[in-house]
RNA sequence: GGUCCCAUAGUGUAGUGGUUAUCACAUCAGAUUCUGAUUCUGGAGACCUGGGUUCGAUUCCCGGUGGGACCU
Numbered sequence: 001g002g003u004c005c006c007a008u009a010g011u012g013u014a015g016u017g018g019u020u021a022u023c024a025c026a027u028c029a030g031a032u033u034c035u036g037a038u039u040c041u042g043g044a045g046a047c048c049u050g051g052g053u054u055c056g057a058u059u060c061c062c063g064g065u066g067g068g069a070c071c072u
Stems, first nucleotide, its partner, number of pairs: 001071007010025003018055001027043005048064005
């Protein structure tokens, strides 16, 4: 330098263009317990960035940033 892939809560993940964006761990509160652990219930927490297409974009298109694989 070329081709391709990825970017979503603190971490890891799902998501066929329209639902309140899914689940697990972690975290917070409560129940249980003499205390703690376990268990149960509930809460808070996220779409990398700038444009475009569309009535409507996490999703499709282009650029940027970051990461990865292969080729040279």
Molecule: transfer RNA
Organism: Yamadazyma tenuis